[in-house]
Context: one part of a larger RNA
Molecule: small-subunit ribosomal RNA, central domain
Organism: metagenome
RNA sequence: UUGGGUGUAAAGGGUGCGCAGGCGGGUUUGUAAGUCAGAGGUGAAAUCCCACGGCCUAACCGUGGAACUGCCUUUGAUACUGCAAAUCUUGAGUCCUGGAGAGGUCACUGGAAUUCGUGGUGUAGCGGUGAAAUGCGUAGAUAUCACGAGGAACGCCGGAGGUGUAGACGAGUGACUGGACAGGUACUGACGCUGAGGCACGAAAGCGUGGGGAGCAAACAGGAUUAGAUACCCUGGUAGUCCACGCUGUAAACGAUGGAUACUCGGUGUUGGUCCUUUAUUAUUGGAGCAGCGCCUAAGCUAACGCAUUAAGUAUCCCACCUGGGGAGUACGAUCGCAAGGUUGAAACUC
Numbered sequence: 001u002u003g004g005g006u007g008u009a010a011a012g013g014g015u016g017c018g019c020a021g022g023c024g025g026g027u028u029u030g031u032a033a034g035u036c037a038g039a040g041g042u043g044a045a046a047u048c049c050c051a052c053g054g055c056c057u058a059a060c061c062g063u064g065g066a067a068c069u070g071c072c073u074u075u076g077a078u079a080c081u082g083c084a085a086a087u088c089u090u091g092a093g094u095c096c097u098g099g100a101g102a103g104g105u106c107a108c109u110g111g112a113a114u115u116c117g118u119g120g121u122g123u124a125g126c127g128g129u130g131a132a133a134u135g136c137g138u139a140g141a142u143a144u145c146a147c148g149a150g151g152a153a154c155g156c157c158g159g160a161g162g163u164g165u166a167g168a169c170g171a172g173u174g175a176c177u178g179g180a181c182a183g184g185u186a187c188u189g190a191c192g193c194u195g196a197g198g199c200a201c202g203a204a205a206g207c208g209u210g211g212g213g214a215g216c217a218a219a220c221a222g223g224a225u226u227a228g229a230u231a232c233c234c235u236g237g238u239a240g241u242c243c244a245c246g247c248u249g250u251a252a253a254c255g256a257u258g259g260a261u262a263c264u265c266g267g268u269g270u271u272g273g274u275c276c277u278u279u280a281u282u283a284u285u286g287g288a289g290c291a292g293c294g295c296c297u298a299a300g301c302u303a304a305c306g307c308a309u310u311a312a313g314u315a316u317c318c319c320a321c322c323u324g325g326g327g328a329g330u331a332c333g334a335u336c337g338c339a340a341g342g343u344u345g346a347a348a349c350u351c
Stems, first nucleotide, its partner, number of pairs: 003323004007305002012319001014201004021194003025088007033081002035077008049065006091191001092188003095184004103177007110154001115149007125136002162169002206247006215241002220236004258318006266296007274288003300307002324351003333344004
């Protein structure tokens, strides 16, 4: 390479939008580029293959055939693909009605708790641990009451629950705003799927500028432990954690499972709509269908574990990635970044 693969063995891009490209629903007509068939031309010779023959045989050589799987021209075929035109509604989208939601941004507000301050009560301890000590306290601590300040986080509800493309989102109210779902079936009429590059978003930590700083807490200091203890435990404590703006662009960014579409037994729970039934309407009971979120299981798949209509089953399309371990996600180069570093990414050598 032909292939074979990617939940856990190497391997799914962190996620979305989307240019090019690849692929693409039903019907009709035309065309005849791809495709298929016939004919003609060409495809040098040698070589290869087959048959026969010539050197004693073989190698070698000669004659004939086949082949040269290709290309060109021409005449046809029209199922499929393409192209052109027309048309359809199931895919996709729009519209109307409705309810659900920690979806996003901004502003304002609230209570509990910690800490600190002031004052009152009150007196000798408090704190901490396996045990202690460092530490705090007669300059009145701890405890308790009242008032005040400030920052961060939002108990119960809370759920195998909900929302979001992912990262993620949880006090309350308001403003602005995105998406999904159900029902109606009014409109457009394939407008679709995927998506190399590209663009945008992207936890935590980290960086820049300016704020803020209650608690927690890398670094650091002290006390213990220990043979030692640059740790685990304790007392402190600075960056940071918080806010605004800008950067960084990585995670076990995980379902370790790319996206889309179709098909393939059942059972059970739950979230949000709808419809039917029951009922005097509602509530309620039972049932049907749609969209999610879970559990169990059949066929099938799997090396096994397990997956199993939310597939790892059966198929199609597009993208990404893998190809023994180490060297190494290193070196070099390029590129991005203020830096830290990121992205891309080898080889020698070795087993």